Transfer RNA from a bacterium, 71 nucleotides, folded computationally.
[in-house]
RNA sequence: GGGGCUAUAGUUUAAUGGUAGAACAGCGGUCUCCAAAACCGCUGAUCAGGGUUCGAUUCCUUGUAGCCCCG
Numbered sequence: 001g002g003g004g005c006u007a008u009a010g011u012u013u014a015a016u017g018g019u020a021g022a023a024c025a026g027c028g029g030u031c032u033c034c035a036a037a038a039c040c041g042c043u044g045a046u047c048a049g050g051g052u053u054c055g056a057u058u059c060c061u062u063g064u065a066g067c068c069c070c071g
Stems, first nucleotide, its partner, number of pairs: 001070007010024004018054001026042005047063005
C1' cells in the first nucleotide's frame, strides 16, 4: 500500500427494512434474627458523518477502532 471480518446496555449476545429483546451485573422489594440463595419489579444500548427509503441495527458510502490475510 491492497483486501476481508467485526463494532448493539457495565459484560456476553439476539433482532427477514416495520415497537431494539434476553442473560449476567446494578438498584428497589419479598423472604430471613442477619446475610447468601431464591422470587418479583425497575434502570440502562445500536462506533461516528452522509445517502437511499414512507420507515435503517439491517442497504449504500466515507471515516474511526480492533482482528486477520496478501505485498

Rfam family: tRNA. The family's RNA type in Rfam is transfer RNA.